This is a predicted structure of a 72-nucleotide RNA (transfer RNA) from a bacterium. Rfam family: tRNA. By type it is a transfer RNA. The coordinates come from a structure-prediction model, not an experiment, and the mean pLDDT is 85.
RNA sequence: GCCGGAUUAGCACAGCGGUAGUGCAUUCGAUUCGUAAUCGAAAGGUCAUGGGUUCGAUUCCCAUAUCCGGCU
Numbered sequence: 001g002c003c004g005g006a007u008u009a010g011c012a013c014a015g016c017g018g019u020a021g022u023g024c025a026u027u028c029g030a031u032u033c034g035u036a037a038u039c040g041a042a043a044g045g046u047c048a049u050g051g052g053u054u055c056g057a058u059u060c061c062c063a064u065a066u067c068c069g070g071c072u
Stems, first nucleotide, its partner, number of pairs: 001071007010024004018055001026042005048064005
């Protein structure tokens, strides 16, 4: 230099055009003499950034940034 992949909650990841979810963690409650475990609930997101397409974009297209891999 060229090619490809990843970027979504504190962490690990789903979600392939129509209200953003799961597990763990956190907080509260139930249970227990108490703790752990278990059960229930809640809170927590400018979907990496900027533009484009579309009635509508986490999703499709382009550019940029960071990380990973391959080729030279």